[in-house]
Context: one part of a larger RNA
RNA sequence: GGAUGAACGCUGGCGGCGUGUCUAAGGCAUGCAAGUCGAGGGACCCCUUCGGGGGGACCGGCAGACGGGAGAGUAACACAUUGGUAACCUACCUCAUACUCGGGAAUAACCCAGAGAAAUUUGGACUAAUACCCGAUGGACUCCGCUCACGCAAGUGUUGCGGAGUAAAGCUCCGGCGGUAUGAGAGGGACCUAUGGCCCAUCAGUUUGUUGGUGAGGUAAUGGCCCACCAAGACUAUGACGGGUAGCGGGCGUGAGAGCGUGGCCCGCCUCAUGGGGACUGAGACACUGCCCUGACUCCUACGGGAGGCUGCAGUCAAGAAUCUUCCACAAUGGCCGAAAGGCUGAUGGAGCGACGCCGCGUGCAGGAAGACGCCCUUCGGGGUGUAAACUGCUUUUCUCUGGGACGAACAAAUGACGGUACCAGAGGAAUAAGGGGUUGCUAACCUCGUGCCAGCAGCAGCGGUAAUACGAGGACCCCAAGCGUUAUCC
Numbered sequence: 001g002g003a004u005g006a007a008c009g010c011u012g013g014c015g016g017c018g019u020g021u022c023u024a025a026g027g028c029a030u031g032c033a034a035g036u037c038g039a040g041g042g043a044c045c046c047c048u049u050c051g052g053g054g055g056g057a058c059c060g061g062c063a064g065a066c067g068g069g070a071g072a073g074u075a076a077c078a079c080a081u082u083g084g085u086a087a088c089c090u091a092c093c094u095c096a097u098a099c100u101c102g103g104g105a106a107u108a109a110c111c112c113a114g115a116g117a118a119a120u121u122u123g124g125a126c127u128a129a130u131a132c133c134c135g136a137u138g139g140a141c142u143c144c145g146c147u148c149a150c151g152c153a154a155g156u157g158u159u160g161c162g163g164a165g166u167a168a169a170g171c172u173c174c175g176g177c178g179g180u181a182u183g184a185g186a187g188g189g190a191c192c193u194a195u196g197g198c199c200c201a202u203c204a205g206u207u208u209g210u211u212g213g214u215g216a217g218g219u220a221a222u223g224g225c226c227c228a229c230c231a232a233g234a235c236u237a238u239g240a241c242g243g244g245u246a247g248c249g250g251g252c253g254u255g256a257g258a259g260c261g262u263g264g265c266c267c268g269c270c271u272c273a274u275g276g277g278g279a280c281u282g283a284g285a286c287a288c289u290g291c292c293c294u295g296a297c298u299c300c301u302a303c304g305g306g307a308g309g310c311u312g313c314a315g316u317c318a319a320g321a322a323u324c325u326u327c328c329a330c331a332a333u334g335g336c337c338g339a340a341a342g343g344c345u346g347a348u349g350g351a352g353c354g355a356c357g358c359c360g361c362g363u364g365c366a367g368g369a370a371g372a373c374g375c376c377c378u379u380c381g382g383g384g385u386g387u388a389a390a391c392u393g394c395u396u397u398u399c400u401c402u403g404g405g406a407c408g409a410a411c412a413a414a415u416g417a418c419g420g421u422a423c424c425a426g427a428g429g430a431a432u433a434a435g436g437g438g439u440u441g442c443u444a445a446c447c448u449c450g451u452g453c454c455a456g457c458a459g460c461a462g463c464g465g466u467a468a469u470a471c472g473a474g475g476a477c478c479c480c481a482a483g484c485g486u487u488a489u490c491c
Stems, first nucleotide, its partner, number of pairs: 001491004006487005013361006019354002021319001026317003030314003035062003040059002044055004069272003079196003083192003088189003093185008101135004111124005141165006148157003170177002198244003205235003210232006217225001247269004251262004274295005297308004325351001327350003333347001334345004364394004374385004399428006408418001435480005440461003446475005456463002
């Protein structure tokens, strides 16, 4: 000098775009943040012009694995780059082919009878389905046997033959929307390999599922992933093991570069969701606003028992030098559901607060005395502030008022939170708007008074003990400017 998610001091006019708990992954009141479908189903309620329309609960489907938050853990195939899977999965979507036949038993709601303070729950009886089950048919699906080709083999591919197994669901406003099987695609995911990126050797030896094999289990799949048996291996100064620290990358800061530092906002990946553990459902989770167990904590209780999880958006307490509104809207973009209309969406779009940052604008312009007043200095002659002011003329960015008034809306119409905003026109009046730090040298800018090694200054050198350009004040000047300084950290 540059930089910052900054803080502090003094000061503060406006706008645009960004950005804002770096600390206690501490605790949380309240509201909202994931629903939707009546064109799957039966019952019920309301309205009805008797055509029909509407509603919430329940069964059922899809979605709740996304989106949003955080960085605690993790030194690891977590991440980045590279390659591999002949060792793999994939709902919705697209394409292709084929199919969609017949039957059955239940159950919630509702009703009846109970238990409980509540949360909730028990028994009986009834009923439907795109819920569940059975049968039929079926091959390009799966499995088995033989056969063929390739291969040292593990195995892979596949020709042919034979055997076995497994599907489906209907609704409709008659336009369609669906269902099942297989193959292909797209997008998504899983696993493996090589390479790369922290500190400590005052951590030198580490390891028993450990290293390998065989078999079996498990998985979508390889594998000590797990288990039994067998062998005794495996890693290590090219740093094992241990300890400390840390999410990683794209990037960002600085620098001529090499490098050094860093990983906030945005994007990708990973990990976590009160601490710990577990599985269920499902195409997908070991699941932030699902379930179970356990710990801590909070709350309710009739003391028997229950309820809860803001590291979502706001907000609150605490901690701290320090970080915002319990706002508006689904109008746009996107997401989920739906045939659609549409519903939901604290994602998102916006507004609010903070000079926290960057950028832009303004606080007036011209004329005006050898030069007022005041103040400062003075050798008392004068000099400085200084064209500065007054005064005259002008302008109106900004400001106030009045009127008009969007783009963003796609899709024929309708539809805008922002917003009566931006912007435009007119009127008024210099009107509403300047400070901070410094002036001994480094370093740009000097006098006077006060003080007297005191009070104080200070980044370093150093100033102050009676003429201090270094302290305090006044005047003058210098540098920046809606900021200016200080502190912290990095280069």